[in-house]
Context: one part of a larger RNA
RNA sequence: GAACGAACGCUGGCGGCGCGUUUUAAGCAUGCAAGUCGAACGGUAGAGGCAGCAAUGCCUUGAGAGUGGCGCACGGGUGAGUAACACGUAGGUGAUCUACCCUGGGUUUCGGGAUAGCUCAUGGAAACAUGGGGUAAUACCGGAUACGAUCUUCUGGUUUUGGCUGGGAGAGGAAAGGCGCGGGUGCGCCGACCUGGGAUGAGCCUGCGGCCUAUUAGCUAGUUGGCGGGGUAAAGGCCCACCAAGGCGACGACGGGUAGCCGGCCUGAGAGGGUGAACGGCCACACUGGGACUGAGAUACGGCCCAGACUCCUACGGGAGGCAGCAGCUAAGAAUCUUCCGCAAUGGGGGAAACCCUGACGGAGCGACGCCGCGUGGACGAUGAAGGCCGAAAGGUUGUAAAGUCCUUUUCUCUGUGAAGAAUAAGUGGGGGAGGAAAUGCCCGCAUGAUGACGUUAGCAGAGGAAUAAGCCCCGGCUAACUACGUGCCAGCAGCCGCGGUAACACGUAGGGGGCGAGCGUUGUUC
Numbered sequence: 001g002a003a004c005g006a007a008c009g010c011u012g013g014c015g016g017c018g019c020g021u022u023u024u025a026a027g028c029a030u031g032c033a034a035g036u037c038g039a040a041c042g043g044u045a046g047a048g049g050c051a052g053c054a055a056u057g058c059c060u061u062g063a064g065a066g067u068g069g070c071g072c073a074c075g076g077g078u079g080a081g082u083a084a085c086a087c088g089u090a091g092g093u094g095a096u097c098u099a100c101c102c103u104g105g106g107u108u109u110c111g112g113g114a115u116a117g118c119u120c121a122u123g124g125a126a127a128c129a130u131g132g133g134g135u136a137a138u139a140c141c142g143g144a145u146a147c148g149a150u151c152u153u154c155u156g157g158u159u160u161u162g163g164c165u166g167g168g169a170g171a172g173g174a175a176a177g178g179c180g181c182g183g184g185u186g187c188g189c190c191g192a193c194c195u196g197g198g199a200u201g202a203g204c205c206u207g208c209g210g211c212c213u214a215u216u217a218g219c220u221a222g223u224u225g226g227c228g229g230g231g232u233a234a235a236g237g238c239c240c241a242c243c244a245a246g247g248c249g250a251c252g253a254c255g256g257g258u259a260g261c262c263g264g265c266c267u268g269a270g271a272g273g274g275u276g277a278a279c280g281g282c283c284a285c286a287c288u289g290g291g292a293c294u295g296a297g298a299u300a301c302g303g304c305c306c307a308g309a310c311u312c313c314u315a316c317g318g319g320a321g322g323c324a325g326c327a328g329c330u331a332a333g334a335a336u337c338u339u340c341c342g343c344a345a346u347g348g349g350g351g352a353a354a355c356c357c358u359g360a361c362g363g364a365g366c367g368a369c370g371c372c373g374c375g376u377g378g379a380c381g382a383u384g385a386a387g388g389c390c391g392a393a394a395g396g397u398u399g400u401a402a403a404g405u406c407c408u409u410u411u412c413u414c415u416g417u418g419a420a421g422a423a424u425a426a427g428u429g430g431g432g433g434a435g436g437a438a439a440u441g442c443c444c445g446c447a448u449g450a451u452g453a454c455g456u457u458a459g460c461a462g463a464g465g466a467a468u469a470a471g472c473c474c475c476g477g478c479u480a481a482c483u484a485c486g487u488g489c490c491a492g493c494a495g496c497c498g499c500g501g502u503a504a505c506a507c508g509u510a511g512g513g514g515g516c517g518a519g520c521g522u523u524g525u526u527c
Base pairs, nucleotide, nucleotide: 001527002526003525004524006523007522008521009520010519013374014373015372016371017370018369019367020366021332026330027329028328030327031326032325035070036069037068040067041066046061047060048059049058050057051056077285078284079283087209088208089207090206091205092204093203096202097201101198102197103196104195105194106193107192108191109143110142111141112140118133119132120131121130122129123128150171151170152169153168154167155166156165157164158163177190178189179188180187181186211257212256213255218248219247220246223245224244225243226242228240229239230238260282261281262280263279264275265274266273267272287308288307289306290305291304310321311320312319313318338364340363341362342361346360347358348357349356350355377407378406379405380404387398388397389396390395412464413463414462415461416460417459421454427448428447429446431444432443433442471516472515473514474513475512476497477496478495482511483510484509485508486507492499493498
């Protein structure tokens, strides 16, 4: 000199864009943060209407709860652990999986028994649980069929191990319906099943690379390898039985300490050094430790089970909980924000759609925490006014500075006006196309057509009036800027050298001056 997720002191007008618990991976009140589908299913409280004297029946609408499907493995947070194929980079997978999506082929057949909800009871303070009855499905189960695919076996071609591609035989394995249209078959849309390919995502393996420590020198028994098996989507001591005795290490094994890694960021002419906040990629974690279940997929943050610590409820028998999601609270600390608005946009989940959900996100609020921009007025104005300071005085200086005169209105206050962020969806009206007996529907394209949290938006116009707006540090040398008074090795200053003991340019105050400016200094850290 530059930089900062900074803090502290003094000061503080506005806007834009960013950033904001670096400490205690400490504990958390409260609310919200993951649902959705009635076009999978049974069905109902309630409301309205009709008939009826009523009981009741029928029609329309229909919440909550339940079965079922998809999602909840994404998105969001944190950096504890981890020195490791965790990460980066370059590869391998002839050793693998991949829901939804795209594309191709083939199917969607015949049956069955239950169970929630419901109802009737029972236990319990609660959480919740139990029994009887009865019901549905795209829930569950059985049978049939099998173009592919899978397995076994025989046999070819090609090839890099279980790759690709032919032929023969055998074995076992599928499915679910819903909605719309037309009314004699059916057609269309959304699904379901088997299978090839793609896309996306993931698993596993390998070369190389990036911390400190030798006051850590030897480490190792599933250890190293083989054979055979088990297990997995998949190679493998991953696991197991048997066999052999190996494997690693001064090119630093093993141990200890520290640490998430990277793109990047800071500095520097570069080489290098430091760093890993925000944003993006990967990894790990979700009170602590362990475990599996479900599923295409699980470290399963807002799932389950067990143990532990802690907190809460209790009728003492027993139960409930997990903010390292968004706000917010306590504690800690030098220190870090609103218990805000909205799904209008972008994106995500569900749904045929309308739509619903979304503390992701879009915005607003607080904080000069940072960067950038703007303003706090402009011109004229000498008798160089008054006052202050210096000087014995003359006078000098503050200083065109003020006053005063003329002007402007960025900003400010009030009033009015007012974009863009909105693309289009449903619907409506035309056009074209494939297919079909036709219609709904399907594909392409045109026109029209709701919706704005921000928001009293940005911008613009009018009115008013210089009106609303300047400080901080320094002045001995380094280093730009000096006098006076007070003090008297005191009080104090100080980054280094050093100032202060009676004329202190170094302390304190004043005047003057220098620097920067909504900031200025100090402290900390890095280069």

This is a predicted structure of a 527-nucleotide part of an RNA (small-subunit ribosomal RNA, 5' domain) from a metagenome.
RNAcentral holds the full RNA, with entries from SILVA.
The coordinates come from a structure-prediction model, not an experiment, and the mean pLDDT is 83.
Rfam family: Bacterial small subunit ribosomal RNA. Rfam links the family to the GO terms ribosome and structural constituent of ribosome.